[in-house]
RNA sequence: AGGCGAUCGGGUGAUCGCGGAUGCCGUCCGGGGCGACCUGAGCGGCAUCUGAGGAAAGUCCGGGCUCCGCAGCGCAGGGUGGCGGGUAACGCCCGUCCGCCGCGAGGCGAGGACCAGUGCCACAGUGACGAUGCCGCCGUCGACCCUCGGGUCGGCGUCGGAGUGAAACGGGCAAACUCCACCCGGAGCAAGGCCAAAUAGGAGGGCGUGGUCCCGGUUCGCCGGGAUGCAGGGUGCGCUGCCCGAGCCCUCGGGUCGGCUGCAUGAGCCGUCGGGCGACCGGCGGCCUCAGAUGGAUGAUCGCCCCUGCGGUCUCGACCGUGGGACAGAACCCGGCUUACAGAUCGCCU
RNA sequence: CGGGGCGUAGCGCAGCCUGGUAGCGCACCACAAUGGGGUUGUGGGGGUCGGAGGUUCAAAUCCUCUCGCCCCGA
Numbered sequence: 001a002g003g004c005g006a007u008c009g010g011g012u013g014a015u016c017g018c019g020g021a022u023g024c025c026g027u028c029c030g031g032g033g034c035g036a037c038c039u040g041a042g043c044g045g046c047a048u049c050u051g052a053g054g055a056a057a058g059u060c061c062g063g064g065c066u067c068c069g070c071a072g073c074g075c076a077g078g079g080u081g082g083c084g085g086g087u088a089a090c091g092c093c094c095g096u097c098c099g100c101c102g103c104g105a106g107g108c109g110a111g112g113a114c115c116a117g118u119g120c121c122a123c124a125g126u127g128a129c130g131a132u133g134c135c136g137c138c139g140u141c142g143a144c145c146c147u148c149g150g151g152u153c154g155g156c157g158u159c160g161g162a163g164u165g166a167a168a169c170g171g172g173c174a175a176a177c178u179c180c181a182c183c184c185g186g187a188g189c190a191a192g193g194c195c196a197a198a199u200a201g202g203a204g205g206g207c208g209u210g211g212u213c214c215c216g217g218u219u220c221g222c223c224g225g226g227a228u229g230c231a232g233g234g235u236g237c238g239c240u241g242c243c244c245g246a247g248c249c250c251u252c253g254g255g256u257c258g259g260c261u262g263c264a265u266g267a268g269c270c271g272u273c274g275g276g277c278g279a280c281c282g283g284c285g286g287c288c289u290c291a292g293a294u295g296g297a298u299g300a301u302c303g304c305c306c307c308u309g310c311g312g313u314c315u316c317g318a319c320c321g322u323g324g325g326a327c328a329g330a331a332c333c334c335g336g337c338u339u340a341c342a343g344a345u346c347g348c349c350u
Numbered sequence: 351c352g353g354g355g356c357g358u359a360g361c362g363c364a365g366c367c368u369g370g371u372a373g374c375g376c377a378c379c380a381c382a383a384u385g386g387g388g389u390u391g392u393g394g395g396g397g398u399c400g401g402a403g404g405u406u407c408a409a410a411u412c413c414u415c416u417c418g419c420c421c422c423g424a
Stems, first nucleotide, its partner, number of pairs: 001350008010305007018051010029040004053327001057338002060336005065188004077184005082096005097111001098109004112179002117177002119173003129170001134161003138157008192261004202252006210230001211228007232244003268287008306325009351423007360376004370407001378394006400416005
């Protein structure tokens, strides 16, 4: 000067503030009990414990889980692709071969098959895949000339060259259609499950739909409309006023608002031993330190310390002043990949 | 949180599937017709195809990553 791998990604104290769990106290409401009291839920306060990441991100792959299809197979569609292995699975990871890049440590590779078929190869060039224009050499055939040695012209065959172009009879392209082998059912926690209000509507049941007058219709059984406010109701009882005067009440079931759950012990983490080149696997021991919101908490200020840029001072490695410390925020959970990232540390190698 | 789609000239859109020349309308500029303007006609200019990488001789087009915008689902 580089290459590869791994780890961390500010520390500490004070004061305020937020989410969650547990315990206690207060208050309010519901249920049970004759009662002391018990129990459930909400709100408030106090105490203790706890509270983001290596990428929580992009949602690009794979899986768990759940519902639907629902035993299995095929078509369509999509994906992967040297070989072998790891894994729950993968487009991930490991080993290795080959090709390319790099002086090197190392890095990159969608790396099966264009003699199964189809298609494309712009411009330039004779010709872009049934080749053939120009030049040269050689062979051969024909015509002409001729000093019989040969020369010229034309055709065919063959080899070489120039030129065009990324590529010139050698082909190239499958991240072109396609063929071969293998894999994939679809949707997603706003999946799904449970409880369940008011209003409206549904089903079942109970009580009631009465009296008088007028008008209209009439199949003379009654029906429709209006008046009266006599019964009756709105209101625990009585009276008065007002209104209603034909509906009212109970039960059940479904969905909606809303709430609970799914929801955090897991392909988990740490240590150690063994197997394997390695990814990884197995045994034993220990740990719960790995949050859980639902407009979404995990923060702010100040002091000291740490790293660092700039300026100044001097006793030259310290002090003072000032500034900076990134990318970024869980939302069902895991395994990967990719992308973003101030800086710091360690190991191996060129 | 989950699922889809779109970025091409100043604006609105084709082209992408099936890779080779980037086009249409409005807008802009110049000229002509008019006394002038509008209108019409003729001619012209303008595009890193959102960005980066890869496949290929060659990429707006095919593949991967990334940025931005829009729509849908209780």
This is a predicted complex of two RNAs, RNase P RNA and transfer RNA, with 424 nucleotides together.
Rfam match: Bacterial RNase P class A. By type it is a ribozyme.
The prediction has a mean pLDDT of 77.